[in-house]
Context: one part of a larger RNA
RNA sequence: CUGGGCGUAAAGGGUGCGUAGGUGGUGAGGAAAGUCAGAUGUGAAAGCCCCGGGCUCAACCUGGGAACUGCAUCCGAUACUCCCUCACUAGAGGAUCGGAGAGGAGUCUGGAAUUCGCGGUGUAGCAGUGAAAUGCGUAGAUAUCGUGAGGAACACUUGUGGCGAAAGCGAGACUCUGGACAAUUCCUGACACUGAUGCACGAAGGCCGGGGGAGCGAACAGGAUUAGAUACCCUGGUAGUCCCGGCAGUAAACGGUGCACGUUUGGUAUGGGGGGGCUGGACCCCCUCCGUGCCGGAGCUAACGCGUUAAACGUGCCGCCUGGGAAGUACGGUCGCAAGAUUAAAACUC
Numbered sequence: 001c002u003g004g005g006c007g008u009a010a011a012g013g014g015u016g017c018g019u020a021g022g023u024g025g026u027g028a029g030g031a032a033a034g035u036c037a038g039a040u041g042u043g044a045a046a047g048c049c050c051c052g053g054g055c056u057c058a059a060c061c062u063g064g065g066a067a068c069u070g071c072a073u074c075c076g077a078u079a080c081u082c083c084c085u086c087a088c089u090a091g092a093g094g095a096u097c098g099g100a101g102a103g104g105a106g107u108c109u110g111g112a113a114u115u116c117g118c119g120g121u122g123u124a125g126c127a128g129u130g131a132a133a134u135g136c137g138u139a140g141a142u143a144u145c146g147u148g149a150g151g152a153a154c155a156c157u158u159g160u161g162g163c164g165a166a167a168g169c170g171a172g173a174c175u176c177u178g179g180a181c182a183a184u185u186c187c188u189g190a191c192a193c194u195g196a197u198g199c200a201c202g203a204a205g206g207c208c209g210g211g212g213g214a215g216c217g218a219a220c221a222g223g224a225u226u227a228g229a230u231a232c233c234c235u236g237g238u239a240g241u242c243c244c245g246g247c248a249g250u251a252a253a254c255g256g257u258g259c260a261c262g263u264u265u266g267g268u269a270u271g272g273g274g275g276g277g278c279u280g281g282a283c284c285c286c287c288u289c290c291g292u293g294c295c296g297g298a299g300c301u302a303a304c305g306c307g308u309u310a311a312a313c314g315u316g317c318c319g320c321c322u323g324g325g326a327a328g329u330a331c332g333g334u335c336g337c338a339a340g341a342u343u344a345a346a347a348c349u350c
């Protein structure tokens, strides 16, 4: 120097976009930098190694050879890589056309329910629990009818169903808008893959300013329980939960499985599209592309299990791991209003 790994043992970045870099399809021609062959020069001596010689042997000394795997120059080779030129269409992108979808943003609208206000009926209880009590109620509650206010969430449909990069997205209508997929095979002609730094997005909770506040509900208060009960249960209840603007940047951000491409037996279910068959069909059957599940073959795996949606067989690029604890901590840096986040040790100890 090479050689190991990352679903669960330590280890995949929360996710995307993308800069540098790394890597890169088919055919032809050129050039000859990498690469390969030969020659020449050089690669001091000693030492190491091989064959000899000299001290009685050896160490030691000594002769010769080899080696010095390198560098430079010259002359060649052109399969592969790089470079230049021309061309191609299987990668990638575009065009046309079509259907699907809780994809995103904004505006407006709706009904059910809870709570509250007002009014009617009506009377002694209601609520709550394992049992109670605190609580509410003769100042008329609960129940019930009518009416009004306000906020939040959208039952059924609903599905191991769909969409999205992830976080995530579920009443309806409209406007604006992103992506994926199928069909046509019309266009461009390698425009590609990955991606350090960077940029953007990023649940809940939290923070700042302004609004809003029905229900729920950290903190808090009370009632119980208990040896105690700073809890579990009950009655209340503030932040918060909601909206607008800004910050924060973390999660068991999980498929605990990075992205992309190629190769490799099957069965079955399901979402979206296309084509065909039977007789017309919405039914049924067959083929095909994309997606989502289950079961399993080879293979892989320590086992569990994975198994064309790979954890199989390969390739390219990034991230990460290297005994347990100390510790995702201290110090320093960066970011933040703060909370804190991020980067990230050591002594010591087993």
Base pairs, nucleotide, nucleotide: 004321005320006319007304008303012318014201015200016199017198021194022193023192025088026087027086028085029084030083033081034080035077036076038074039073040072041071042070049065050064051063052062053061054060091191092188093187094186095184096183098181103177104176105175106174107173108172109171110154115149116148117147118146119145120144121143125136126135162169163168206247207246208245209244210243211242215241216240220236221235222234223233258317259316260315261314262313263312266295267294268293269292270291271290272289273288274287275286276285277284299306300305323350324349325348332343333342334341335340
Small-subunit ribosomal RNA, central domain from a metagenome, 350 nucleotides, folded computationally.
The prediction has a mean pLDDT of 89.